[in-house]
RNA sequence: UACGUUAAAGCCAAACCUUCCGUAAGGUAGGGACGGAAAGCCACGGAUCUAAAAAGAUAGCCGGGUUGCCUUGA
Numbered sequence: 001u002a003c004g005u006u007a008a009a010g011c012c013a014a015a016c017c018u019u020c021c022g023u024a025a026g027g028u029a030g031g032g033a034c035g036g037a038a039a040g041c042c043a044c045g046g047a048u049c050u051a052a053a054a055a056g057a058u059a060g061c062c063g064g065g066u067u068g069c070c071u072u073g074a
Stems, first nucleotide, its partner, number of pairs: 001073002004070001011036002016031003020027002034060001040066003044063003047058004
């Protein structure tokens, strides 16, 4: 520096159940694993959702930015 085929160490945790917060989308915590190589972080662009607006939500919708573990190759 590129990649994510194989292996290992570890990491995160969808649906669902319970608790709390929120009008809601949704979020916190515990359990639980469908999956994930950034499913770490940032709402910058698009998209979707909260009936619309305002104001928000989604980073596990797609791009983008930034940081980073391991293996392999150069």